[in-house]
Source information
c-di-AMP riboswitch aptamer (ydaO/yuaA leader) from a Nitrospirota bacterium, 130 nucleotides, folded computationally. It matches the Rfam family "c-di-AMP riboswitch aptamer (ydaO/yuaA leader)". About the family: This family represents a conserved RNA structure found upstream of the ydaO and yuaA genes in Bacillus subtilis and related genes in other bacteria. The ydaO/yuaA element is thought to act as a genetic 'off' switch for the ydaO and yuaA genes in its native state. It is believed that the element may be triggered during osmotic shock leading to activation of ydaO, a predicted amino acid transporter gene, and members of the yuaA-yubG operon which code for KtrA and KtrB K+ transporters. Lineage of the source: Bacteria > Pseudomonadati > Nitrospirota. The coordinates come from a structure-prediction model, not an experiment, and the mean pLDDT is 80.
RNA sequence: UACUUCACCACGCCUAAUUCCUAAAACAGGAAGCGGGGGAACCAAUUAUCGGGGUUAACGCCUAUGGCGGGGGCAACUCUUUAAGCCCUAACCCGUCAGCUAACCUCGCAGGCGUUUAAAGAGGAGAAAA
Numbered sequence: 001u002a003c004u005u006c007a008c009c010a011c012g013c014c015u016a017a018u019u020c021c022u023a024a025a026a027c028a029g030g031a032a033g034c035g036g037g038g039g040a041a042c043c044a045a046u047u048a049u050c051g052g053g054g055u056u057a058a059c060g061c062c063u064a065u066g067g068c069g070g071g072g073g074c075a076a077c078u079c080u081u082u083a084a085g086c087c088c089u090a091a092c093c094c095g096u097c098a099g100c101u102a103a104c105c106u107c108g109c110a111g112g113c114g115u116u117u118a119a120a121g122a123g124g125a126g127a128a129a130a
Base pairs, nucleotide, nucleotide: 011114012113013112014111018032019031020030021029022028033109034108035107036106037105038104043099051097052094053093054092055091059069060068061067062066070089071088072087073086074085077123078122079121080120081119082118083117084116
């Protein structure tokens, strides 16, 4: 000097996953904010074990050890679009029951990371000069 790994801090990313207060530390309580579920009328739907439904990007179909399609992520001020490419498509809950849904009821705020390339457009911010 270069590379790799680990820990901490700061700044950020995926995501609803955030902020504050009380406590004094706990797997606690509360508030705000954010995101889900249940639940009338009207409307819609009634095809009913191949059970159905829900959270989530994490699903559908078929000729099914596979193939096709769909969905999500790949930041560096933000958003959108195009082309090529990479990665993911886990898991869990209700228990025969759930369309929509005002009032109302109820739940969650875990985790995982430090990240491709090339263009176009829109917005925002800043600087200089007059």